[in-house]
RNA sequence: UCUUGAAAAAGGCAUACUCAUUGUGAAAUGAGGACGCAAAGCUAUGGGUCUUUGAUGAAGAUCGCCAAGCUACCAAG
Numbered sequence: 001u002c003u004u005g006a007a008a009a010a011g012g013c014a015u016a017c018u019c020a021u022u023g024u025g026a027a028a029u030g031a032g033g034a035c036g037c038a039a040a041g042c043u044a045u046g047g048g049u050c051u052u053u054g055a056u057g058a059a060g061a062u063c064g065c066c067a068a069g070c071u072a073c074c075a076a077g
Stems, first nucleotide, its partner, number of pairs: 002077004012037002017032006035064001041070003045067003048062006
């Protein structure tokens, strides 16, 4: 450096739900909580899904939906 893996060790993140706040909304933030996660770290780049709009169109949300790109602890080869 590459591949594989989470058995061990050190750790990490935080589903559902609840409270508060923001937002038209999807949802987001903070606290509690812990279903799970070997990238459940980052990027809305391509899809998917969702929201707003009477429709087209447009704008937005979701990375813990999939793919891709970038980065990364430990162990084995």